[in-house]
RNA sequence: AGGCGCGUAGCUCAGUUGGUUAGAGCGCUUGCUUGACAGGCAAGAGGUCAACAGUUCGACUCUGUUCGCGCCUA
Numbered sequence: 001a002g003g004c005g006c007g008u009a010g011c012u013c014a015g016u017u018g019g020u021u022a023g024a025g026c027g028c029u030u031g032c033u034u035g036a037c038a039g040g041c042a043a044g045a046g047g048u049c050a051a052c053a054g055u056u057c058g059a060c061u062c063u064g065u066u067c068g069c070g071c072c073u074a
Base pairs, nucleotide, nucleotide: 001073002072003071004070005069006068007067010026011025012024013023019057028044029043030042031041032040033039050066051065052064053063054062
């Protein structure tokens, strides 16, 4: 320098032929249960879907560029 893949909650990840509210597990907070913990039950908080632009009535999803990480080629 070129090619490919990935980037979604604190962590690990799902989510598509573009559409109704962005989700799960673990973790965190609060309450109940307990003498107290653990465990269990209930509720809740937490996200500019890496960034910018484009296409579209509508974008996590499609296109372009950039950034970061990994792999390959030179």

The RNA shown here (transfer RNA) has 74 nucleotides and comes from a Pseudomonadota bacterium. Model confidence (mean pLDDT): 81 of 100. It matches the Rfam family "tRNA". Rfam's curators write: Transfer RNA (tRNA) molecules are approximately 80 nucleotides in length. Gene Ontology term of the family: triplet codon-amino acid adaptor activity. The source organism's lineage runs through Bacteria, Pseudomonadati and Pseudomonadota. It was read from a public genome assembly.